[in-house]
RNA sequence: ACCCGAUAAAGGCAAACUCGUCGUGAGGCGAGGACGCAAAGCCGCAGGUCCGCGGGGGGAAAGAUCCCCAACGACGGCUGGGCUGCCGAA
Numbered sequence: 001a002c003c004c005g006a007u008a009a010a011g012g013c014a015a016a017c018u019c020g021u022c023g024u025g026a027g028g029c030g031a032g033g034a035c036g037c038a039a040a041g042c043c044g045c046a047g048g049u050c051c052g053c054g055g056g057g058g059g060a061a062a063g064a065u066c067c068c069c070a071a072c073g074a075c076g077g078c079u080g081g082g083c084u085g086c087c088g089a090a
Base pairs, nucleotide, nucleotide: 004088005087012037013036017032018031019030020029021028022027035077041083042082043081045080046079047078048075049074050073055069056068057067058066
C1' cells in the first nucleotide's frame, strides 16, 4: 500500500414518527428523535421501485370519477457500478 472488518479507539451519519416549510405528487429541506449503518460520504451511468400537474389511450351520448401507457421528476438507507475517506486486531 492492497485485501479485510474487531465486544478495539476516536468519532460520524440518522430510519420510523412529530412540528415547520417547499412541491400536483413521489419526495426534499430545517428542528426534535434513533431503527439501524464500516462508507447510511459523493455521483441518477445500468437495472429496479415510486410519482405522474400536463400528454396519449380506454370507458361514456358528452363529461366527471375510474383504469392503462408514459414524458418530466423522485429514491444513493433497493441492487450493481464509479470517485473519495477514519482506524488497524485477526
The prediction has a mean pLDDT of 84.
c-di-GMP-I riboswitch aptamer from a Bacillota bacterium, 90 nucleotides, folded computationally.
The sequence was found by an Rfam model in a public genome assembly.